[in-house]
RNA sequence: CCAGAUAAAGGCAAACCUGUACGAAAGUCGGGGACGCAAAGCCACAGGUCUAAGGCAAAUGCUAUGACGGCUGGGUUGCCGAAG
Numbered sequence: 001c002c003a004g005a006u007a008a009a010g011g012c013a014a015a016c017c018u019g020u021a022c023g024a025a026a027g028u029c030g031g032g033g034a035c036g037c038a039a040a041g042c043c044a045c046a047g048g049u050c051u052a053a054g055g056c057a058a059a060u061g062c063u064a065u066g067a068c069g070g071c072u073g074g075g076u077u078g079c080c081g082a083a084g
Base pairs, nucleotide, nucleotide: 002084004080011037012036016032017031018030019029021028022027035070041076042075043074045073046072047071048068049067050066054063055062056061
């Protein structure tokens, strides 16, 4: 350095429940919760997915400038550290 343990110390928190919170929605945020996670820290850069207020359309629709990092890749920072 790679690799990642039935190790140690910590961390995060899916579903679900909840709210006099934000949002048109997707979704976000707070509280509870714990399926999981070695980057489940951070960044929408590429792909992908979701939404469609606004715009376009005669119209079922189309469209991201809105979202998702716990979908994949990439960038960046980083705790521990056994066997090999």
This is a predicted structure of an 84-nucleotide RNA (c-di-GMP-I-GGC riboswitch aptamer) from Anoxybacteroides tepidamans.
It was read from a public genome assembly, where an Rfam model found it.
Model confidence (mean pLDDT): 87 of 100.